[in-house]
RNA sequence: GGAGUGAGUCGGGCGGUCGCUGGCAGUUCGCUGCUGGAGGAAAGUCCGGGCUCCACAGAAGGCGGUGGUGGGUAACGCCCACCGUUCGCGAGAACAGGGAAAGUGCAGCAGAAAGCAAACCGCCGAUGGCCCUCUCAGGAGGGCACAGGUAAGGGUGAAACGGUGCGGUAAGAGCGCACCAGCGGGGUGGGUGACCAUCCCGGCUCGGUAAACCCCACCGGGAGCAAGAUCAAGCAGAGAGGAGCCGGUUCGCCGGCACGGUUUUCUUCGAACCGUUCGACUCUCGGGUCGAUCGCGUCGAGGUGACUGGCAACAGUCAUCCCAGAGAAAUGACCGUCCUCGACAAAACCCGGCUUACAGACUCACUCCGUUU
Numbered sequence: 001g002g003a004g005u006g007a008g009u010c011g012g013g014c015g016g017u018c019g020c021u022g023g024c025a026g027u028u029c030g031c032u033g034c035u036g037g038a039g040g041a042a043a044g045u046c047c048g049g050g051c052u053c054c055a056c057a058g059a060a061g062g063c064g065g066u067g068g069u070g071g072g073u074a075a076c077g078c079c080c081a082c083c084g085u086u087c088g089c090g091a092g093a094a095c096a097g098g099g100a101a102a103g104u105g106c107a108g109c110a111g112a113a114a115g116c117a118a119a120c121c122g123c124c125g126a127u128g129g130c131c132c133u134c135u136c137a138g139g140a141g142g143g144c145a146c147a148g149g150u151a152a153g154g155g156u157g158a159a160a161c162g163g164u165g166c167g168g169u170a171a172g173a174g175c176g177c178a179c180c181a182g183c184g185g186g187g188u189g190g191g192u193g194a195c196c197a198u199c200c201c202g203g204c205u206c207g208g209u210a211a212a213c214c215c216c217a218c219c220g221g222g223a224g225c226a227a228g229a230u231c232a233a234g235c236a237g238a239g240a241g242g243a244g245c246c247g248g249u250u251c252g253c254c255g256g257c258a259c260g261g262u263u264u265u266c267u268u269c270g271a272a273c274c275g276u277u278c279g280a281c282u283c284u285c286g287g288g289u290c291g292a293u294c295g296c297g298u299c300g301a302g303g304u305g306a307c308u309g310g311c312a313a314c315a316g317u318c319a320u321c322c323c324a325g326a327g328a329a330a331u332g333a334c335c336g337u338c339c340u341c342g343a344c345a346a347a348a349c350c351c352g353g354c355u356u357a358c359a360g361a362c363u364c365a366c367u368c369c370g371u372u373u
Stems, first nucleotide, its partner, number of pairs: 001369010012338007020037007039344001043355002046353005051224004058269004063220005068082005083097001084095004098215002103213002105209002120154002122150003129144006162180006181205001183202008228294004237285005244257005258276006302321008
């Protein structure tokens, strides 16, 4: 000097004029003063909660979610660290990271054959059969084909039932052996652990895919601020369906068993409550309420700073601050100036995350290449 990797910050500032709005104070009720007023993603509505309500939120199943280990957190599918695999010269990055020997399924074409098989070209091929040569004969040698053996060589394919070498065999084959890889069972050492290293034994050796069904482990009541609470006001109900017996009775009803229904996903069980013709509840049609206040001091698993502990995420202690609350929706317009000359883009109960979009500027740490000293 160049090229990269990882993380963080800003993303308009200042002044003036006018306008809107929350809070506090004052008020001659007209207003006045002080002070606060859209984001890093406010977005997606994807996760997790706080809070509110439904009796318990009980059990099992279904259904859904997560998936290496250990920590963090209110919790999580999030964050941190580590392990393993893959990619990268590297700093680093990615991973839907348990199980394929429980079972089922799937994989075009080519190929004999693609999950417990298989023989296209090959290799061997005895006795017996046929042929030829040699031999006085015995017998020897050669060839052909069959029954049969074979998966080492060749071919196809992304992949063909371990690899290399030696022995052995009729020819071959882990058939045997040596060294490897893999699998299974052990020992030792390190680590909280996932795992890592190393040694021993064994049979020789069982592809891929679970973001396919499935198996295993763990997790999961539901609905949501249009939740819900209070006040005020107002009306109008109708139709259909609908679950029983016994005993007692002062004839009001009571008790027992059975049956029906409701209880914020589904099924079953449990439980609670209501009902069985004075009928719970379900379905259909219709009417009333579109008002006000609270929820919403927006005070919080809150922000900021310092210190302590921890590799870190984060936790603790101390100090300090209050930081938008509209309610059909306020946070705006103009001027001047600075500047990075302005991208993506607006709160609606609140918070912790993830994902997506983004003009431009800055800071820190680390890696590689080249040059110079």
This is a predicted structure of a 373-nucleotide RNA (Bacterial RNase P class A) from a Planctomycetaceae bacterium. The model forms 93% of the base pairs in the Rfam consensus. The prediction has a mean pLDDT of 78. The source organism's lineage runs through Bacteria, Planctomycetota, Planctomycetia, Planctomycetales and Planctomycetaceae.